Predicted 3D model of a 147-nucleotide part of an RNA (small-subunit ribosomal RNA, 3' minor domain) from Deltaproteobacteria bacterium HGW-Deltaproteobacteria-17.
It matches the Rfam family "Bacterial small subunit ribosomal RNA". Its family is annotated with structural constituent of ribosome and ribosome in the Gene Ontology.
The organism belongs to Deltaproteobacteria, within Bacteria.
The coordinates come from a structure-prediction model, not an experiment, and the mean pLDDT is 82.
Context: one part of a larger RNA
RNA sequence: CACCGCCCGUCACACCAUGGGAGCUGGGUGCUCCAGAAGUGGCUGAGCUAACCCGCAAGGGAAGCAGGUCCCCAAGGAGUGUUCAGUGACUGGGGUGAAGUCGUAACAAGGUAGCCCUUGGAGAACCAGGGGCUGGAUCACCUCCUU
Numbered sequence: 001c002a003c004c005g006c007c008c009g010u011c012a013c014a015c016c017a018u019g020g021g022a023g024c025u026g027g028g029u030g031c032u033c034c035a036g037a038a039g040u041g042g043c044u045g046a047g048c049u050a051a052c053c054c055g056c057a058a059g060g061g062a063a064g065c066a067g068g069u070c071c072c073c074a075a076g077g078a079g080u081g082u083u084c085a086g087u088g089a090c091u092g093g094g095g096u097g098a099a100g101u102c103g104u105a106a107c108a109a110g111g112u113a114g115c116c117c118u119u120g121g122a123g124a125a126c127c128a129g130g131g132g133c134u135g136g137a138u139c140a141c142c143u144c145c146u147u
Stems, first nucleotide, its partner, number of pairs: 003110001005107001008103002011100001013097004018092003023087012039072001041070004047065003052061003113134009
């Protein structure tokens, strides 16, 4: 490789991540309740006990042990909230991909100038109405500036 140019969107195909989604599963965590092992402590302790005290002794006292009970309390259980992951029929767009489909919206006055906001409409790019901008070509005139 320069209009046999460039280029837009729907649709089709493939892959990728992602939003929604009846829910389901798992982890963390808050609160309320149930329950309560072991253990410390409190109370009790009619059963038990060599050491200390009294006593010749029997025995008694003191101190302790078992047992009982109460408080605290781990695991566990129930309810309810919160959070983080995974998964989920179906569904929404997005990205990427030499040679698919439909058209041709934009770039030249791009063949209806384009664009912005808004309302409505439509296979798709888009189209139509209202308002705005020139970042519009062309022709003519006017004003101003420069030479």